[in-house]
RNA sequence: UCACUCGAGGAGCGUUGCGAGAGGUCUCAUCCUCCCAGGCUCGGGUGGCCCGUUCCCCGGGCUCUUCAACGGCGCUCGCGAAUC
Numbered sequence: 001u002c003a004c005u006c007g008a009g010g011a012g013c014g015u016u017g018c019g020a021g022a023g024g025u026c027u028c029a030u031c032c033u034c035c036c037a038g039g040c041u042c043g044g045g046u047g048g049c050c051c052g053u054u055c056c057c058c059g060g061g062c063u064c065u066u067c068a069a070c071g072g073c074g075c076u077c078g079c080g081a082a083u084c
Base pairs, nucleotide, nucleotide: 002047003046004045005044006043007042008041009040010077011076012075013074014073015072018039021034022033023032024031038070048062049061050060051059052058
């Protein structure tokens, strides 16, 4: 870096339907239907890498400090600030 998984980014209702997913269509493509507005960012874990140690197991490490930013449209609540 990447993959999977978990958590955080205040909460909820309605609505549209791109990607992904599911199904249909002669496999595919196309098309149709269903579902669908945390799919983004940050962080933990595993895989991975390094060290102890030549191997396995096991253990340790992959830093410290400060700080988040953002999420179609409409509405409601909560929190904070400002004004009256």

This is a predicted structure of an 84-nucleotide RNA (SAH (S-adenosyl-L-homocysteine) riboswitch aptamer) from Burkholderiales bacterium LSUCC0115. The prediction has a mean pLDDT of 77. Its Rfam family is "SAH (S-adenosyl-L-homocysteine) riboswitch aptamer". Gene Ontology terms of the family: regulation of gene expression and S-adenosylhomocysteine metabolic process. The RNAcentral record of the sequence draws on Rfam.